[in-house]
Context: one part of a larger RNA
RNA sequence: GGCGCAUGGUGGAUGCCUUGGCACCAGGAGCCGAAGAAGGACGUGGUAAGCUGCGAAAAGCUGCGGGUAGCCGCAAACAGGCUGUGAUCCGCAGAUGUCCGAAUGGGGGAACCCACCUAGUAAACACUAGGUAUCCUUAACUGAAUCCAUAGGUUAAGGAGGGCACACCCGGGGAACUGAAACAUCUAAGUACCCGGAGGAAGAGAAAGAAUAAUCGAUUCCCUAAGUAGCGGCGAGCGAAAGGGAAGAGCCCAAACCAGAGGAAACUCUGGGGUUGCGGACAGGUCAUAACGGUUUAAAAUCUCUAGUCGAAGAGGCCUGGAAAGGCCGGCCACAGAAGGUAAUAGCCCUGUAGGCGAAAGAGAAUUUAAGCUAGACCUGAUCCAGAGUACCACGGGACACGUGAAACCCUGUGGGAAGCAGGGAGGACCACCUCCCAAGGCUAAAUACUACCUGGUGACCGAUAGCGUAUAGUACCGUGAGGGAAAGGUGAAAAGAACCCCGGGAGGGAGUGAAAUAGAACCUGAAACCGUGUGCCU
Numbered sequence: 001g002g003c004g005c006a007u008g009g010u011g012g013a014u015g016c017c018u019u020g021g022c023a024c025c026a027g028g029a030g031c032c033g034a035a036g037a038a039g040g041a042c043g044u045g046g047u048a049a050g051c052u053g054c055g056a057a058a059a060g061c062u063g064c065g066g067g068u069a070g071c072c073g074c075a076a077a078c079a080g081g082c083u084g085u086g087a088u089c090c091g092c093a094g095a096u097g098u099c100c101g102a103a104u105g106g107g108g109g110a111a112c113c114c115a116c117c118u119a120g121u122a123a124a125c126a127c128u129a130g131g132u133a134u135c136c137u138u139a140a141c142u143g144a145a146u147c148c149a150u151a152g153g154u155u156a157a158g159g160a161g162g163g164c165a166c167a168c169c170c171g172g173g174g175a176a177c178u179g180a181a182a183c184a185u186c187u188a189a190g191u192a193c194c195c196g197g198a199g200g201a202a203g204a205g206a207a208a209g210a211a212u213a214a215u216c217g218a219u220u221c222c223c224u225a226a227g228u229a230g231c232g233g234c235g236a237g238c239g240a241a242a243g244g245g246a247a248g249a250g251c252c253c254a255a256a257c258c259a260g261a262g263g264a265a266a267c268u269c270u271g272g273g274g275u276u277g278c279g280g281a282c283a284g285g286u287c288a289u290a291a292c293g294g295u296u297u298a299a300a301a302u303c304u305c306u307a308g309u310c311g312a313a314g315a316g317g318c319c320u321g322g323a324a325a326g327g328c329c330g331g332c333c334a335c336a337g338a339a340g341g342u343a344a345u346a347g348c349c350c351u352g353u354a355g356g357c358g359a360a361a362g363a364g365a366a367u368u369u370a371a372g373c374u375a376g377a378c379c380u381g382a383u384c385c386a387g388a389g390u391a392c393c394a395c396g397g398g399a400c401a402c403g404u405g406a407a408a409c410c411c412u413g414u415g416g417g418a419a420g421c422a423g424g425g426a427g428g429a430c431c432a433c434c435u436c437c438c439a440a441g442g443c444u445a446a447a448u449a450c451u452a453c454c455u456g457g458u459g460a461c462c463g464a465u466a467g468c469g470u471a472u473a474g475u476a477c478c479g480u481g482a483g484g485g486a487a488a489g490g491u492g493a494a495a496a497g498a499a500c501c502c503c504g505g506g507a508g509g510g511a512g513u514g515a516a517a518u519a520g521a522a523c524c525u526g527a528a529a530c531c532g533u534g535u536g537c538c539u
Stems, first nucleotide, its partner, number of pairs: 001538009015524001016490002020462002022459007029451002031163002039100003042055003046078002050074002061094006070082003105114003115132006134160009168199001169197005179186001183233001209216002220246003224243001230238002250443003253387001257272006277421001279385003282381006293374008302365005308357003316329004331348002333337001339351003392416007402428001423438005477484002497523001500510003
């Protein structure tokens, strides 16, 4: 030195575990903010660095409920306190709530600097309380060039502003890679991304519809129709609709006409009236007429949520063991044999579970009652009304599954520009006939989309190189910055965390604890690489 055997060190794989995650389901909730949010800074404890809580009234104050013997957070310890006159703790409601932040008195390099006005107190300094941003709307006052006026100014009242759930929705803008086996129309895609706006949903919505059945009857979503009809360098690709189901709900203006107010008038405003494709007003005629229904507000009882509470049956015997919940024997409960814990595996030990019960206060739901508000039908009459720079046309675009095509329908940048119910639009160029409908005003629940948040539950989901980046961390650290971004779990049933002795710098050795200490805190198990020690054989 090599090969074995034995035994260690190092290392942290593996096994077991789970405080944490992941994906879903059901229900709830779906906003917060000038009454100062979200998010922070700085403080705050007897001792206090971090986290948590809180705000100079500072791990807290008050009230009302719940609850019961302990309590002064994570988190030990010392000191000192609180508590059956009910603390700590839990719920509801309130008080306080520094400074920054939309930040709003002015400024500013966020958490800082500097003011003014009014009131109170005060000799004064000072102190206390309130106010002083901008924009919009409304109102009043004031008021230039410039006579009236207007612009402008001042004041008051009301509103807005910012955040977010990196989700869902609507609108305004809007790519490229890519595919077409190259590439330009096309595709990707109205996607990504940017901006604006809103809601718990949004948007859409009560036919100038779909259609060809003498049909249907707002919208939305799903299934299907169907990868069909179609569109398409007819390439790549794109791609409907009717019909069936879920849900279901319908309404209001403008105008004619009447009345009132203002005005010189034109006309404007307010109230009534009226809202439809068998219209309405007006005039004439016929009939009916106060109850149902709808809606708003308030109250009542009920139910649900926001604390809780009751809750069956073995402290059974013996054995093993450190420990019984295990084994044997022998009982009991069960509307409860879900689950977790307890020194190993517990229906009957604990928390619970099934099943009941419960609210001073706050919130929600539907119901009932009360009050307020809310209504006609038909016939005759071409007198009046029924949404105009609109419909429509041309040109240029967009959007429709539809790429200009025979290209309708829908939107509109430019130009032109109707009719008026004897009217007008549509039925995929266009015309006729026929059929359907009434544009140029508005509102509208449900069925649908999503999940930051709350409660409960589930898993042929993970188990510490996995599962979220994080078993807490957006920390440490990196970067001027936007931003990037870790590693790191396990003594034991219980600290019983090793008194005392030896040596001592530490490590260590005895002693003691413990079932175990090769479980000793660098702590469960403790593989391999790697490094030793002892020994056998070989060289």
Large-subunit ribosomal RNA, domain I from Caloramator sp. mosi_1, 539 nucleotides, folded computationally.
The RNAcentral record of the full RNA draws on ENA.
It matches the Rfam family "Bacterial large subunit ribosomal RNA".